[in-house]
RNA sequence: GCGUUGAACAUGGGAGAAUCUGCGCCAGCCCAAAGCCACGCGCAGUGCCGAAGGAGCAACCGCCCCGGUAAACUCUCAGGCACCAAGGACCGUGUUCGAGCA
Numbered sequence: 001g002c003g004u005u006g007a008a009c010a011u012g013g014g015a016g017a018a019u020c021u022g023c024g025c026c027a028g029c030c031c032a033a034a035g036c037c038a039c040g041c042g043c044a045g046u047g048c049c050g051a052a053g054g055a056g057c058a059a060c061c062g063c064c065c066c067g068g069u070a071a072a073c074u075c076u077c078a079g080g081c082a083c084c085a086a087g088g089a090c091c092g093u094g095u096u097c098g099a100g101c102a
Stems, first nucleotide, its partner, number of pairs: 001101002004099010018046001020045006028036002047081003053077001054075003060068003
């Protein structure tokens, strides 16, 4: 010097799936009780999603008993499921530090 590559940071974009059911707590209605019941929260259950993380497998390879090894595929342990917020694989841009090439 190159933008070839890895990582970190910043920034922009970024999907899917029950405002499900039951119980309880907290307002309100009521003289009070019973009962009704908004939003939110907690617990339990069922259904669902896959793009944090995790797990599994092919071709292929090997020292061929067996083992190595991939994903955006599969499984859903975890996580998530109105809007908002949070999270979010991956992609773009910038900076920095390495590696590579000249």
Overview: This is a predicted structure of a 102-nucleotide RNA (Glycine riboswitch aptamer) from Pararhodobacter oceanensis. Of the family's consensus pairs, 91% are formed in the model.